[in-house]
Molecule: c-di-GMP-I riboswitch aptamer
Organism: soil metagenome
């Protein structure tokens, strides 16, 4: 990130199954995504601890930024 090609991932929503939870694994399905591949390091959002704060342990890469790796290949 034009225009092509060759893939590629999968969002709600259903099953199931893990978890105290957010949310995860499969399997279906596709909203959509040029890194919607990977990293929790900043911030944001969220869950427990917990009834507030501090604080501390997680989720959240398909919230943002950021490192890192990768297909095409015009300006």
């Nucleotide at each position: 990130g034009a225009a092509a090609a060759a893939g590629g991932c999968a969002a709600a929503c259903c099953g199931u199954c893990c978890g105290u939870g957010a949310g995860g694994g499969c399997g279906g399905g596709a909203c959509g995504c040029a890194a919607a591949g990977c990293c929790a390091c900043g911030g944001g959002g969220u869950u427990c601890g917990u009834a507030u704060a501090a604080c501390g342990a997680g989720c959240u890469a398909g919230c943002c930024g950021g490192g890192u790796u990768a297909c095409c290949g015009a300006a």